[in-house]
A computed fold for an 84-nucleotide RNA from Methylotenera sp., annotated as c-di-GMP-I riboswitch aptamer.
RNA sequence: AGUUGCAAAAGGCAAACUUAUCGUAAGGUAAGGACGCAAAAUUACCGGUCUACAGGCUUAUGCCAUGACAGCGGGAUUACCGGC
Numbered sequence: 001a002g003u004u005g006c007a008a009a010a011g012g013c014a015a016a017c018u019u020a021u022c023g024u025a026a027g028g029u030a031a032g033g034a035c036g037c038a039a040a041a042u043u044a045c046c047g048g049u050c051u052a053c054a055g056g057c058u059u060a061u062g063c064c065a066u067g068a069c070a071g072c073g074g075g076a077u078u079a080c081c082g083g084c
Stems, first nucleotide, its partner, number of pairs: 002084004012037002017032006035071001041077003045074003048069003055064003
């Protein structure tokens, strides 16, 4: 440097749920809590999904992302330990 995750060590993250808080909502943040995770680190670039206060379209029902999700898949970037 490349590749890889069967076993181990050191450590890391934290689903559901609860509380507080922000938000129209989806959802975010903090604390508790662990279902899991070898990228469950970062990034909305591609696909997908969720939401619709305001705004736009619509006679109306409704539809629309510019709002979210990286723990839905792919891509990109970076990284611990071990094997080869």
The sequence was found by an Rfam model in a public genome assembly.